[in-house]
Context: one part of a larger RNA
Molecule: small-subunit ribosomal RNA, 5' domain
Organism: wastewater metagenome
RNA sequence: GGAUGAACGCUGGCGGCGUGGAUAAGGCAUGCAAGUCGAACGGAAAAAUUUUUCUGAAAGCUUUGAAGUGAUGGGUAGCAAUACCUUGAAUGGAUUUGAACGAUGAUCUAAUUUUUUAGUGGCAAACGGGGUAGUAACAUGUGGGAAUGUACCUGAAAGUCGAGAAUAAUCAGUCGAAAGGCUGCCUAAUACUCGAUAUCUCUUAGGAGGAAAGUCUUCGGACGCUUUUAGAACAGCCUGCACGGUAUCAGCUAGUUGGUAGUGUAACGGACUACCAAGGCAAUGACGCCUAGGGGAGGUGAGAGCCUGACCCCCACCAUUGGAACUGCGACACGGUCCAAACACCUACGGGUGGCUGCAGUCAAGAAACUUUGGCAAUGCACGAAAGUGUGACCAAGCGACGCCGCGUGAUCGAUGAAGCCCUUCGGGGUGUAAAGAUCUUUUAUGCAUGAGAAAAUUAUUGAUGUUAGUGCAUGAAUAAGGGGCUCCUAACUCUGUGCCAGCAGGAGCGGUAAUACAGAGGCCCCGAGCGUUAUCC
Numbered sequence: 001g002g003a004u005g006a007a008c009g010c011u012g013g014c015g016g017c018g019u020g021g022a023u024a025a026g027g028c029a030u031g032c033a034a035g036u037c038g039a040a041c042g043g044a045a046a047a048a049u050u051u052u053u054c055u056g057a058a059a060g061c062u063u064u065g066a067a068g069u070g071a072u073g074g075g076u077a078g079c080a081a082u083a084c085c086u087u088g089a090a091u092g093g094a095u096u097u098g099a100a101c102g103a104u105g106a107u108c109u110a111a112u113u114u115u116u117u118a119g120u121g122g123c124a125a126a127c128g129g130g131g132u133a134g135u136a137a138c139a140u141g142u143g144g145g146a147a148u149g150u151a152c153c154u155g156a157a158a159g160u161c162g163a164g165a166a167u168a169a170u171c172a173g174u175c176g177a178a179a180g181g182c183u184g185c186c187u188a189a190u191a192c193u194c195g196a197u198a199u200c201u202c203u204u205a206g207g208a209g210g211a212a213a214g215u216c217u218u219c220g221g222a223c224g225c226u227u228u229u230a231g232a233a234c235a236g237c238c239u240g241c242a243c244g245g246u247a248u249c250a251g252c253u254a255g256u257u258g259g260u261a262g263u264g265u266a267a268c269g270g271a272c273u274a275c276c277a278a279g280g281c282a283a284u285g286a287c288g289c290c291u292a293g294g295g296g297a298g299g300u301g302a303g304a305g306c307c308u309g310a311c312c313c314c315c316a317c318c319a320u321u322g323g324a325a326c327u328g329c330g331a332c333a334c335g336g337u338c339c340a341a342a343c344a345c346c347u348a349c350g351g352g353u354g355g356c357u358g359c360a361g362u363c364a365a366g367a368a369a370c371u372u373u374g375g376c377a378a379u380g381c382a383c384g385a386a387a388g389u390g391u392g393a394c395c396a397a398g399c400g401a402c403g404c405c406g407c408g409u410g411a412u413c414g415a416u417g418a419a420g421c422c423c424u425u426c427g428g429g430g431u432g433u434a435a436a437g438a439u440c441u442u443u444u445a446u447g448c449a450u451g452a453g454a455a456a457a458u459u460a461u462u463g464a465u466g467u468u469a470g471u472g473c474a475u476g477a478a479u480a481a482g483g484g485g486c487u488c489c490u491a492a493c494u495c496u497g498u499g500c501c502a503g504c505a506g507g508a509g510c511g512g513u514a515a516u517a518c519a520g521a522g523g524c525c526c527c528g529a530g531c532g533u534u535a536u537c538c
Base pairs, nucleotide, nucleotide: 001538002537003536004535006534007533008532009531010530013407014406015405016404017403018402019400020399026363027362028361030360031359032358035123036122037121040120041119043117044116045115046114047113048112049111050110053106054105061098068091069090073086074085075084076083077082130318131317132316140242141241142240143239144238145237148235149234150233153231154230155229156228157227158226159225160224161195162194163193164192171184172183173182174181175180200209201208202207214223215222216221244290245289246288251281252280253279256278257277258276259275260274261273262272263271293315294314295313296312297308298307299306300305320341321340322339323338324337343354344353345352346351371397373396374395375394379393380391381390382389383388410440411439412438413437420431421430422429423428445475446474447473448472449471450470482527483526484525485524486523487508488507489506493522494521495520496519497518503510504509
C1' cells in the first nucleotide's frame, strides 16, 4: 500500500447494486415452511331440477240467497188530501254448496346434476431449504475401470383374459382426563389374492418359475396398466496420482494378509461365516495424537509464492445425543416410525407430547450481525387430462454507511481587502473572494399532476413490487460536512499555558521555564459522507 461477512470512536444528505449470527451443532413461545388428484373408490354433507304423496290461494263455473229498496193487495184514523200498520211480486247481492283446475308450501320415495371433502387408493414427500458438528479419508479434485441398479422421461415390440376373498370410511356399542383405542354389522376400488397365457428368467435342456386395471369420452379417441428391449440422465462400487501438523508418537495388525467353499447384496469384495496357510503395513513416516469439511474460487504479489475457503456453484456429511430397521425406484429419511438417554411441556397421577443446524422471531453467551413484512405476478418444483392447488424455494419490499459505485451539500461576479479572531519587528501580515452584497441555476428536497416498460406468451384474462421508475409543473440556496494529522519516518507551524508535572507515543523518541512532539487557540496538510483506531492476511 492492498484486503475484510468485521468491531469500536467521532460524524452522517440521497440513490443503485451487493451483503448481514464468524461466538453456544446452546435452549426455544408463536405463526407459517409439502402437498395434490373426485377423470382410481365407496360414502357423508350442502344446493338445484325432475318424480311420488299431501296441502290447497285467487279468478271463473255451479248452488244458496241476508240486509236494504220496494210494485200490488188489505186494514186503521180522517169529510178529504194524507198518515200509520200489514202483505210482500220484483230488485239486490252479503253469505253459502259442489266439481274441475291446480299457484304456493311441506314431507316422503326415487333419480339426475353441481359443489365440498374425513377415509381407502395413487404420485410426491430421498427434491427444494439449512448447517459444517464429525471426517486427514477414495471425503474431495483429477484420470482410469468392471461385477451393477433406476420411479418419472424418450424410441421399439407384444399384451391388457378369467375368478375370488377382505377392509377403512359410515352406523351401533364401549373404554379413556387427554393422546388415543377396542368390539359388532355392512361396503368399494387403478387396494389385495388366485388361475390362464406370453416375448422373459433359471436349467441337469426333461422341465421349473413368473404379468396386467381401469377411468373419461364429442364414440373418433385420450390418459393409463403389464412384460421385454434400447436410450437419456442419475446413483452405487473399485482404483492410480494429488491432498494438514507432530518422531517430545517407532513399531502396528487376528478378520489381521491370502486361499478354498459358501452366505449376503442391485453389484465386486473378509462385506460376513466355516476351514486352511502365516501373512500384511512401516523412516518414501506405518500406528498414535492434535487440527480441519474438500474443490471451483477469494485476497495479495511483477511473478514464483504465501494466506483464506463468507456470499454464489459442485461434491461430501449432519439433523437434540446414541442405535435400529420399515416403506419405497431411491432413505437407514430435518418438518416419517421404533428403542434408549438428557432436556422441556400437559396431566384427572393412570398416562401422554415435543425436537427452528427451514423463514421470521425470542432468551442466553458475545466486541459483534436484520422484519414474528407482501405475493405466488414472474422463474422453478410437486400433483392433476385440465381448470387449478400448494410452495418462508423464489420474486419483492423493510432494517444496518457493512462494502463497492454514482450524485449532492450550489454557480458567476464581488475590496489594495468589512467586522471578529490570530500573529506582529506595531509599520503591518494572515483567515480571504472567504463573508456581506448582486445576478443565476434547481441536481437534490418538498408539493401537485401524469405515468410506463419488463412482467405478459396467444384473440382474451392475470402485477406482490407499486401512492414504483420515468416525465411535466411549482417553491426556494432553499434540506445536507465532517474526521484525522502538522519533531523525523510523513504532506502540513506559530502563539499561549504547563514545567521530567500533567501528559503524548507505531518506531526513534518528546516534557526538568523560550516545548513546531503535552493541553488550548489561530493557521495549514490529507481524505471526504465519511474519517480514524483495533484485529487478521499478503